Background
This is a predicted structure of a 71-nucleotide RNA (transfer RNA) from Monoraphidium neglectum. The organism belongs to Monoraphidium, within Eukaryota. The same sequence occurs in records of 2 taxa. The RNAcentral record of the sequence draws on ENA and Rfam. Rfam family: tRNA. From the family's description: Transfer RNA (tRNA) molecules are approximately 80 nucleotides in length. Rfam classes the family as a transfer RNA.
[in-house]
RNA sequence: GCGUCCGUAGUCUAGGGGUAUGAUAGGUCCCUGCCACGGACCAGGCCGGGGUUCGAGUCCCCGCGGACGCA
Repeated sequence: GCGUCCGUAGUCUAGGGGUAUGAUAGGUCCCUGCCACGGACCAGGCCGGGGUUCGAGUCCCCGCGGACGCA
C1' cells in the first nucleotide's frame, strides 16, 4: 500500500429499515440486628461525517480505530 471482517451503556452482548435487547457493574427502596444473598424500580449506549429513504443502529460512500491475510 491492497483486500476481508469488526466498531452498539463503564464492560460483554442481541438487533441487518419502523421509539435499541439482555447480562454485569452503578443508584434508590424492600428484606436482615448488620453485611452478603435475594426481590422491586431507576439511570446509562448505536465510532465521525455525508448520501439514499417518509423513516438509518441497520443500506451506500469517505474517514478514524481494531483484528486477520497478501505484498